[in-house]
RNA sequence: CGCUUAUUCAGAAAGACCGAGGGACUGGCCCGAUGACGUCUUGACAACCUCUCUCUGCCACAAGCAGGGGAAAGGUGCCAACUCCAUCCUGACAAUAUCGUCAGGAGCAGAUAAGUG
Numbered sequence: 001c002g003c004u005u006a007u008u009c010a011g012a013a014a015g016a017c018c019g020a021g022g023g024a025c026u027g028g029c030c031c032g033a034u035g036a037c038g039u040c041u042u043g044a045c046a047a048c049c050u051c052u053c054u055c056u057g058c059c060a061c062a063a064g065c066a067g068g069g070g071a072a073a074g075g076u077g078c079c080a081a082c083u084c085c086a087u088c089c090u091g092a093c094a095a096u097a098u099c100g101u102c103a104g105g106a107g108c109a110g111a112u113a114a115g116u117g
Base pairs, nucleotide, nucleotide: 001117002116003115004114005113006112007111008110013042014041015040016039017038021031022030023029026086027085028084043079045077048075049074050071051070053069054068055067056066057065058064083109087106088105089104090103091102092101093100
């Protein structure tokens, strides 16, 4: 870097350093010298991998597998705004000028994890 699968409206910040852009891309809209973004330290959040935990089912038992619960030592991740918003279809509402709101479904792109080449 490519591929596969899963998730993506929940959650969680302080200090130090730096100094002008940042929120992937385009448009919008935001954040930012009252210091953003980034780096480091510490702390948290979460539970993908993990677990010498536990319950149920399959199984004669065990092992194993599946599902529910629990834990958080380790590997990642993450700690402004739903992935900040955007596409298509259906329905409802509003409007009578075309700008929308809500609900459901589908999809693109991105991100993260696990596996794989």
Molecule: SAM riboswitch aptamer (S box leader)
Organism: Bacteroidota bacterium